Background:
A computed fold for a 361-nucleotide RNA from Aurantimicrobium minutum, annotated as Bacterial RNase P class A. It was read from a public genome assembly, where an Rfam model found it. Rfam family: Bacterial RNase P class A. Rfam links the family to the GO terms tRNA processing, dimeric ribonuclease P complex and ribonuclease P activity. The organism belongs to Aurantimicrobium, within Bacteria.
[in-house]
RNA sequence: UGGGUCGGCAAGACGGUCGCGUUAGUGGGGUUUACUCCGCUACCGAGGAACGUCCGGGCUCCACAGAGUAGGGCGGUGGGUAAUUCCCACCCGGGGUAACCCGCGAGAACAGUGCAACAGAAAGUAAACCGCCUCCGGUUCGCCGGCGGUAAGGAUGAAACGGUGGUGUAAGAGACCACCAGCAGUCUGGGUGACCAGAUUGGCUAGGUAAACCUCGCCCGGAGCAAGGUCAGACAGAGAACGUUGAGGCUACUCGCUGAGUUCUCGGGUAGACCGCUAGAGAAUUGCGGCAACGUAAUUCCGAGAUAGAUGGCCGUCACGCGCAAGCGGACAGAACCCGGCGUAAUAGCCGGCCCAUUCA
Numbered sequence: 001u002g003g004g005u006c007g008g009c010a011a012g013a014c015g016g017u018c019g020c021g022u023u024a025g026u027g028g029g030g031u032u033u034a035c036u037c038c039g040c041u042a043c044c045g046a047g048g049a050a051c052g053u054c055c056g057g058g059c060u061c062c063a064c065a066g067a068g069u070a071g072g073g074c075g076g077u078g079g080g081u082a083a084u085u086c087c088c089a090c091c092c093g094g095g096g097u098a099a100c101c102c103g104c105g106a107g108a109a110c111a112g113u114g115c116a117a118c119a120g121a122a123a124g125u126a127a128a129c130c131g132c133c134u135c136c137g138g139u140u141c142g143c144c145g146g147c148g149g150u151a152a153g154g155a156u157g158a159a160a161c162g163g164u165g166g167u168g169u170a171a172g173a174g175a176c177c178a179c180c181a182g183c184a185g186u187c188u189g190g191g192u193g194a195c196c197a198g199a200u201u202g203g204c205u206a207g208g209u210a211a212a213c214c215u216c217g218c219c220c221g222g223a224g225c226a227a228g229g230u231c232a233g234a235c236a237g238a239g240a241a242c243g244u245u246g247a248g249g250c251u252a253c254u255c256g257c258u259g260a261g262u263u264c265u266c267g268g269g270u271a272g273a274c275c276g277c278u279a280g281a282g283a284a285u286u287g288c289g290g291c292a293a294c295g296u297a298a299u300u301c302c303g304a305g306a307u308a309g310a311u312g313g314c315c316g317u318c319a320c321g322c323g324c325a326a327g328c329g330g331a332c333a334g335a336a337c338c339c340g341g342c343g344u345a346a347u348a349g350c351c352g353g354c355c356c357a358u359u360c361a
Base pairs, nucleotide, nucleotide: 001357002356003355004354005353006352007351008350009349012318013317014316015315016314017313018312020045021044023042024041025040026039027038028037029036030035047332051343052342054341055340056339057338058337059224060223061222062221066255067254068253069252071220072219073218074217075216076090077089078088079087080086091105092103093102094101095100106215107214112213113212114209115208129154130153131150132149133148135146136145137144138143162180163179164178165177166176167175181205182204183202184201185200186199187198188197189196190195228275229274230273231272237266238265239264240263241262242261248258249257250256282301283300284299285298286297287296288295289294320329321328322327
C1' cells in the first nucleotide's frame, strides 16, 4: 500500500424567535363544593433499533386439587442470567493459507418402520454386466456353449462391504501375514466436564439420511394492560330450554375436586372520570473478582407518560467528513404497561484489533 476478517462510535451542538404537551408555581374569571376557562414563569419532552410480534420474563386475573393422557419446547460440556430456543468460554465436526466463520451437535448391527431420480448386475448383512479359473462338450483351431468357483481387475454412480505390500490359490478373497486407518474392549496420564494423548488385545470392518416417522433424556397450567381495579351514572323487563339424578368452573380431554346457576329469543338504559402508567431485574463513572459473559462495592443522576393521541417551524453561528478552493454531504425510521434477547432496515461518515500478500527501512 492492497485485500480479507472481527469489533466499536455516531445519526449533530449552541443561541434567538414563534408554536404544542405533562408537571410545579402563580394571577384572574365562572362556580354551592367538586370542577372548569383564560394567562404568565420554570424544568422536562421518541430509538438503536421505538420496527417485526419470533422468544423469555416482571405484573394482573382464573384456580388453590391434584393425577394422567394428548400436545408443545429443548438437545455436546461447563458457566452467566429473573428467565430463555439468549449470552460467554471450551470440546468435536466442516469450510478457509490464515485471521476467522458455520453447526436443529443424543440414538442408524447394538428397538422398529421408511426414503434416495438417473446410471449400474446390484444401493445394505444387496450383488455378478464385462472379466478370471477348474471341469465337460463342440470346433473351420480364431473360438463357442454348459455346470461350478470368484469379487483381486474393469465399467456405472455422490457413494459399491477398509487401504498398501506380500503369502497362498485352479483363479482369487482378511483365507493368512506385516504396516496403516476405523470400530470395540482393557489400562495409564491430563482435564470440573464434553473430550484429548498413549499403550495393549481383537481379523471385528456393520454406507447416507432422524432439518423423515420414531426412540431416549430434560422442561412446560391458562389468559393477557382491550389484563385487572375504584368512583360516578342509568335502566324494564318478558318468554323458553337445561339444571342438586349436578349448571358452570378448575381444563384441550379423562378421572377427580368444587357446588347453583347457564344458554337462547324479544325489548329497554348507560358509554363519564380516575388508578394501573413509569424510581426501575434503572443509568453513568471508578475500583475489585473473573479468560469472558457477568458479579460486587462506592459515588452521582431521575431524562415522555400522551389518551383521537403532544415534542414542530424559521433565523444565525459552529462542529464532523470530503475537497487546493469554490463548494458538497444525515440514512433507517417514531413511544402507548415495563424489561431482557433475537431478527430485520439503513449510512454524512469515522475509529481500531488481527490475518494474508507486496514493497521500503